Overview
Small-subunit ribosomal RNA from Caldisphaera draconis, 1430 nucleotides, folded computationally. It matches the Rfam family "Archaeal small subunit ribosomal RNA". The family has 86 seed sequences and 709 matches in Rfam 15.1. On this family, see Cannone et al., BMC Bioinformatics 2002: "The comparative RNA web (CRW) site: an online database of comparative sequence and structure information for ribosomal, intron, and other RNAs". The RNAcentral record of the sequence draws on ENA, RefSeq and SILVA. Its mean pLDDT, the model's own confidence on a scale to 100, is 80.
[in-house]
RNA sequence: CCUGACUGCUAUUGGGGUAAGGCUAAGCCAUGGGAGCCGAACGCCCUAUCACUAUAGGGCGUGACGCACGGCUGAGUAACACGUAGCUAACCUACCCUCGGGACUGGGAUAACUCCGGGAAACUGGAGCUAAACCCGGAUAGGUGAGGAGUCCUGGAAUGGUUCCUCACUUAAAGAGAUCUUAGGGGGUUACUGCCUAAGAUCUGCCCGAGGAUGGGGCUACGGCCCAUCAUGGUAGUUGGCGGGGUAAUGGCCCGCCAAGCCUACGACGGGUAGGGGCCCUGGGAGGGGGAGCCCCCAGAUGGACCCUGAGACAAGGGUCCAGGCCCUACGGGGCGCACCAGGCGCGAAACCUCUGCAAUGCGGGAAACCGUGACAGGGUUACCCCAAGUGCUCCCGUUAAGGGAGCUUUUCCUCGCUGUAAGGGGGCGAGGGAAUAAGCGGGGGGCAAGACUGGUGUCAGCCGCCGCGGUAAUACCAGCCCCGCGAGUGGUCAGGACGAUUACUGGGCCUAAAGCGCCCGUAGCCGGUCUAGCAAGUCCUCUCUGAAAGCUCCGGGCCUAACCCGGAGAGCGGAGAGGAUACUGCUAGGCUAGGGGGCGGGAAAGGCCGGGGGUACUCCUAGGGUAGGGGCGAAAUCCGAUAAUCCUAGGAGGACCACCAGUGGCGAAGGCGCCCGGCUGGAACGCGCCCGACGGUGAGGGGCGAAAGCUGGGGGAGCGAACCGGAUUAGAUACCCGGGUAGUCCCAGCUGUAAACGAUGCAGGCUAGGUGUUAGAUGGGCGUUAGUGCCCAUCUAGUGCCGCAGGGAAGCCGUUAAGCCUGCCGCCUGGGGAGUACGGCCACAAGGCUGAAACUUAAAGGAAUUGGCGGGGGGGCACACAAGGGGUGGAGCCUGCGGCUCAAUUGGAGUCAACGCCGGGAACCUCCACCGGGAGCGACAGCAGGAUGACGGCCAGGCUAACGACCUUGCCUGACACGCUGAGGGGAGGUGCACGGCCGUCGCCAGCUCGUGCUGUGAAGUGUCCUGUUAAGUCAGGCAACGAGCGAGACCCCCGCUCUUAGUUGCUAUCCCAUAGGAGACUAUGGGGGCACACUAAGAGGACUGCCGCCGCUAAGACGGAGGAAGGAGGGGGCCACGGCAGGUCAGCAUGCCCCUAAACUCCCGGGCUGCACGCGGGCUACAAUGACGGGGACAGCGGGUUCCGACCCCGAAAGGGGAAGGCAAUCCCUGAAACCCCGCCGUAGUUGGGAUUGAGGGCUGCAACUCGCCCUCAUGAACCUGGAAUCCCUAGUAACCGCGCGUCAUCAUCGCGCGGUGAAUACGUCCCUGCCCCUUGUACACCCUGCCCGUCGCUCCAUCCGAGAUUGGGGAAGGUGAGGCCCCUUCCUCCAAGGAAGAGGUCGAACCUUCCCCUCUCGAGGAGGGAG
Repeated sequence: CCUGACUGCUAUUGGGGUAAGGCUAAGCCAUGGGAGCCGAACGCCCUAUCACUAUAGGGCGUGACGCACGGCUGAGUAACACGUAGCUAACCUACCCUCGGGACUGGGAUAACUCCGGGAAACUGGAGCUAAACCCGGAUAGGUGAGGAGUCCUGGAAUGGUUCCUCACUUAAAGAGAUCUUAGGGGGUUACUGCCUAAGAUCUGCCCGAGGAUGGGGCUACGGCCCAUCAUGGUAGUUGGCGGGGUAAUGGCCCGCCAAGCCUACGACGGGUAGGGGCCCUGGGAGGGGGAGCCCCCAGAUGGACCCUGAGACAAGGGUCCAGGCCCUACGGGGCGCACCAGGCGCGAAACCUCUGCAAUGCGGGAAACCGUGACAGGGUUACCCCAAGUGCUCCCGUUAAGGGAGCUUUUCCUCGCUGUAAGGGGGCGAGGGAAUAAGCGGGGGGCAAGACUGGUGUCAGCCGCCGCGGUAAUACCAGCCCCGCGAGUGGUCAGGACGAUUACUGGGCCUAAAGCGCCCGUAGCCGGUCUAGCAAGUCCUCUCUGAAAGCUCCGGGCCUAACCCGGAGAGCGGAGAGGAUACUGCUAGGCUAGGGGGCGGGAAAGGCCGGGGGUACUCCUAGGGUAGGGGCGAAAUCCGAUAAUCCUAGGAGGACCACCAGUGGCGAAGGCGCCCGGCUGGAACGCGCCCGACGGUGAGGGGCGAAAGCUGGGGGAGCGAACCGGAUUAGAUACCCGGGUAGUCCCAGCUGUAAACGAUGCAGGCUAGGUGUUAGAUGGGCGUUAGUGCCCAUCUAGUGCCGCAGGGAAGCCGUUAAGCCUGCCGCCUGGGGAGUACGGCCACAAGGCUGAAACUUAAAGGAAUUGGCGGGGGGGCACACAAGGGGUGGAGCCUGCGGCUCAAUUGGAGUCAACGCCGGGAACCUCCACCGGGAGCGACAGCAGGAUGACGGCCAGGCUAACGACCUUGCCUGACACGCUGAGGGGAGGUGCACGGCCGUCGCCAGCUCGUGCUGUGAAGUGUCCUGUUAAGUCAGGCAACGAGCGAGACCCCCGCUCUUAGUUGCUAUCCCAUAGGAGACUAUGGGGGCACACUAAGAGGACUGCCGCCGCUAAGACGGAGGAAGGAGGGGGCCACGGCAGGUCAGCAUGCCCCUAAACUCCCGGGCUGCACGCGGGCUACAAUGACGGGGACAGCGGGUUCCGACCCCGAAAGGGGAAGGCAAUCCCUGAAACCCCGCCGUAGUUGGGAUUGAGGGCUGCAACUCGCCCUCAUGAACCUGGAAUCCCUAGUAACCGCGCGUCAUCAUCGCGCGGUGAAUACGUCCCUGCCCCUUGUACACCCUGCCCGUCGCUCCAUCCGAGAUUGGGGAAGGUGAGGCCCCUUCCUCCAAGGAAGAGGUCGAACCUUCCCCUCUCGAGGAGGGAG
C1' cells in the first nucleotide's frame, strides 16, 4: 500500500453487481410453504345448465410419466475424490432424433364403491361388484446365450459387426381423440345427431431391431498439503495363477484351491490437516496466500447399516432396522428429522422479511388450454462491493472575519400529472415550490504530509504499531485555535499478500557477522575428456485436436458517462497426437590419449607396526668420606636432618624420557610423529618416445580412523601430579605460592568418539603479474677433492613460508597454497535468549554422545574498523610528585569558619582537590537583614459598587497600646472624591545558577587546540600534529603525501638589577660662605646662601644575541665548559594565559525569561536572633621555653595613609586616656618610637620570673545605646600545655623560617586579607616508586567514558514450560462374545401351479452393545526442576 471480516464516530442521492448465519454448533427446531400433473389411459360418484342423447366443472381411486432434476451444505475424504490427457476390443442410457419392421390370439385380478368389523390415534381386517395404456398364457418377427459353418467390414489387434443352421429363453395397448367422408344401428316431430358399430385419412401413443444424440459407470498416465522426533519399514485377500459366483461391465469385487509374492528413501506405512478445480487476493514478475459467493465435479442429508421400485438411487420432503434426541397417547401403541424458503433458540466479534408473483426465464406433466414450481423473478432490511453526482454560484453591506441582504440555478429535497410494472417501488418525461434538505473522520515528535501557537497537567493523569514522550515553559498527554490527508466516508482490531534479494528458481550466503561434517574410504544419486557412425528420449520447428462457460486482455457496440451488459478476437498453466531437424545432452557401437591407473629407476622423510640395543638425568638401596644444617619463598613456615640429612665418591636396582643436532625444516588424510639398529609395511615427489584406454569427480545413507581426559580387566609405578592433607597469603582464600600426595600419566587387551579436532577457510579440476627464502628430485654449467659425502649458479617439477599486481572483501585482510575468475558434487546457515535444553528415537558399562523442538521472552544480540576515555599494559618526557632537606598542621588554650544539636529565630549560599578567616573582609542598633515576636503603612491607571442623606483629610478628651486620631466612643472643621470589588501597576535578599547574560574558579606554573588546499579511506576518520635529535615549550632542526596557516608557547607590557642622558622642589648638600648653639680643640648639630657632584625622585635611551673560543652533535637545531660582563643561555618577579570540559559557583552584587506573593512573601518601626553549646571538622594565633623570658640601655627600614582626617608639641593621669594646640588637602606636616638585632643584668630546668586562658575588682574610649554582644588600661587570679597517634601540608634563594610596619574594612573592634621592608638558611645523588600531567603505542564487552561495565547464588512477585504417584476426556485399532437386519442356498408348511408369505437348518456380511488389551489425545495433579520478566 492492496484485500477479506468485525467494530468506533459520522452519513444526501442515483445506477450497477454473482454481497449478506461461510468461518463458531454438519447444534436443535414451533408454524406455513418448497412436486406434481394427465379426463386425449380407466372405473365410480357429485354439482350447474339444458329440449332426450349432451355440455361445463369437481371429487375418490386404478394407471402413465415425473419425483435420481432443481435447491442446500462442506462434516467426511490425501482418494482415480479432483484436474489434464487418454482408453473402454470390459459397459449402460427413460424421455428426444433418424431408419427399418411390426402390433396375432386367449384369459385373469383388483382399488375406488357397497356391506360388516378392530383401534384413542396412526392405521387396519373380512365379504362382495367392476374397467383399463393393470396382470398372465400361446404364436410370429426380432433379440439373447451355447454349438457349428462361410464370406465380407472396421481396426494396431477380433473376443466386435454381419450371413446361414440347430437348441433354450423372451414381446405388443389392432388402445384413444379430433375432423372429414361413407355405411349401418340407436335417439329425435322435421332439421338433425355430440350415442354405438364398421371402413378410410391425419396426429399422438405402443412393440422389436439398428444407428445417433444426451447423460452416466469403469480403467490408466501425469499433476497438486505438512511431519523422517513416522523407516533395515509396511502387507494375509496381502501379490499372482486356475476355477467359479456376482455386476450393465473388467477385476482378489467375492469364494474354493495353489504359489510366495507385492509396496518402499523418486518417501511405502503411520500421524496431522484439508472437499478438488475454473478462479480470487497480492506481487513488476517468479512466487506467496485462499477455495465464501457464481460455474463444473465430488460427498452428505441427526450418527450408522441395508433394501425395494426404477432407464437411472442405495434415494434430502421412499421404506426397514439399530443408536441418540424430541413429540402424541386412552399406556395397548404410534409419530418426527429445515446442511430447501421464511422464521425461532443456542453459539458467538459476527450476518435480513414467518413479504409479492408465477408477468418473465427455465423445469415437470399435458395434444393443448393450462396446472404446479420459496427454482426463479421482484420488493423490504443492512455504511457488502464497484461506479457516478451533490452539499452551490454572482453581487452588495460589513475590516478581508463572523454575520446580514438581494438575485440566479435546481442534481438532490417537497407537491402533482403521464409513462412504466403481474402489482408496486425506483427510474424516465413534464409542471410548480425552494439555497433551501445534505460533512465528516483520522492526524499534525521521527518514520510520515501538517504548529518550535495558547491554556491546563507536572514521571501525575495519560499517549505510543516501533523509537519513544510526560519529574514546571510538553511542536508527543488533555483542550482551544490553526494546519495536513482522505472524503459519504474515515479510523481501529484480526487475517492474507507486498515492502523482504528477510528462504535468494529468477535472486543470498558459510576466515572473523548465523553457517565447512574432526579426517578418510565408499553405496545410491548427481556431474563427466576426445573422434566417428547410428537412433531420436531430452531439445527445436510446423500442423491437428483439446484447454466448458463465466472471469482476464484488446477491439467494437448498448444503457446520458462509468460501473455494468452484449458481440468478436486473443492470452491462458498446459496436455495429447502427426510430420520434420540432429548442433548440444542422452543411448548404442567402434576408436584415441591430454584425465586416471599401472610398470621401471635412483633418491628424500620424527609416516605406521614389531623386535633388539644405548644414553643422561632422577629416585631408592648399600658402602665409604663428612658435619649441622638442608629445603623453600616476595618474605616465611609446614617439611627433611644427631637412627647422621644436604654435600662428595663407588656400586646396585627401577621406571619414565630421549638434551644438543632442531630450522621460518620434514612426513602423514586428520588426530599426530623426534636416541640408535634391524625386520615388515603405507603414501608422496621426481625422471622415462613403456603399458591399459575414461577405468573419472563428488558423495545422502553406511564403514573406518580419531588428541587429552574418562571407563573395564590385567601389569607397572622413577618423576610429575586432579582429588586430598598440611604451611603461607588474605577480610575470607574451598585459589594463585610452598611442603607432601591418591587416581592418572607408562604397557597389553577392549570401550568411549569428543576439542578453539583451527588455516575458525569441504573435496576435485581449469584459468589469472611477479619478487624473495627454504625442502626434495631432475637437467645443464662452474669450483674443490684425501676422491666418500661437498660448494656455487641457472632452469623445470613437486612441497612449504613471506611480500605483493590485477581482482575480491563491510573492513581486517586474501592474493597461483585465493577469501580472484569459472565448473561439478556434498555439508551447513536464516535475529538474540529459552537451548544444544525438554520429549521421543538410536548408540554407550557408566560418564555421556548423535539427532533435536516448543511455550514464553526480548529491540536488539553481533562483525570489522574509528575517535576518545580508561588500564594494578609498554616506551619516552615532565612537575616541591617522590627522594634529599627546612618548617608546620594533627595533641593544648584561644580566635575564626563549617557540620551537628538546640531554639520563637539561631536567615541563606558554598561541599574532595576546585566548600569551611569563603560569599560578606571584624553582624551591638543600623546592616542592599534576608530569620523570629509585636506594631504600623502602601494599589499609577481603567471599570463597577459607594459618595452633597458628606468621600478623603485634620482635631479636643477618654479608651486601647510599649507608643501612635492607626483604631474605638462622643463630637467639630473641611468639601470631592473614592482600595469595598475586578483588572492592572509598583515592589520582592520569594523559587528556578538544571531557562540565562555577565563575572569567577578549575583542568592549567599544562603544551596543546585547530583550519585551508592536497592526498588516503565506501565511511566514521586519517595525514599534516608522525619518526630521529633537541627544548621550559607542537621550541627548533633533519626526514616524511604533504604544503602552508591560525589560536596558544614565545615575542609583547609592568616592576627589580647595571650604565648613560634630561630635570632639581618639598629631595640632596661633597667642595665654598654666613648665622646660632655646644665643645678646650678637632669638630658636631640647626638655619640661611650657593650648588645639582653624589644619593633620591621619574621620564627616556643603552645593554644579552649562544654574539666569541673549545668540545660534543650530522656540517643542523642545540648541549656542556670558558672568556668578557652589573647580568648568560627564559637574568629575577608579575600581567596576559588557547580550543574546550566540569549542566563547577553565583537569580544574595548587578542584569534577566518563566513561575509565585499583592494587603502580603511589598515598605517602615521596636525588641530579639545571626555570637545560642554535650560534640565533630577545617584554617589560624599564642605557647610548651635558656638559640629563652624579664629588666635597663643602644642601632637600622620600606610600602603606604591623612580634612566630620593625621595630629607634632605642652599640661594632667601609673596607664588606657583626657584638656589644649602648631603644622599638614601633604617628596614639605603628621601617623612614625620599627621589631627581631647589639650591650649589661637577672632567672637555672622548675608547670618555673615558661605559658597566658579563665575569673574578680577598678578605670578609660567609641557610640542614641556596650545586659544579651565591643575594644583598651591597671591590679589580682593564674588553667591547659613539658614538642603532639594514624595521617597530612608548604617550601629550591634573598626562597623557607623568624621579625616587625603600613593599608583595607572602620564611629569603636584583627590572631583576617592585601602589601612592605629587616635577619636570613638546609638540601636536590637522582627517579617515575607514590600523586598527577604530556606524547607515541597496545588492549578494550567502557562512551553518563573505571565512581564505567558486569556475573552467579540468595529474598519477594508474576508468567509459560518439563518431570510427576495417580485421576480423567475424546478418538482409533485388535481379539472374543451377544446380535437387529440384509444377501445366498436348502427343507417344510399355506395356496391348484407359479408368484408371494410363514417357520426352520446352513453359509456370509453385519449396525449396535458387552468384555479384555494396545495406541494417540484433552484436562487436573501432592511434590520436584530449570527458565523468562520485574